[in-house]
A computed fold for a 75-nucleotide RNA, annotated as c-di-GMP-I-GGC riboswitch aptamer.

RNA sequence: GCAGAAAAUGCCAAACCUCUUGAAAUGGAGGGACGGAAAACCACGGGUCUUUACAAGAAAGCCGGGUUGCCUGCG
Repeated sequence: GCAGAAAAUGCCAAACCUCUUGAAAUGGAGGGACGGAAAACCACGGGUCUUUACAAGAAAGCCGGGUUGCCUGCG
């Protein structure tokens, strides 16, 4: 530099349950594992969701894009 998810020291953690934040979408903590090779970070483009809607918010585990990074194989 290229490719990949077979394996793995290991990592994350959907639904659901309990507590909690918020008007809501949601967020946080614990349990739990459907999955993930960026399911790490960024609301930049599209789309989605909420409401007290000409605006203010939410989600990165919807798709694309950007930044950084682990492992394995090849060069």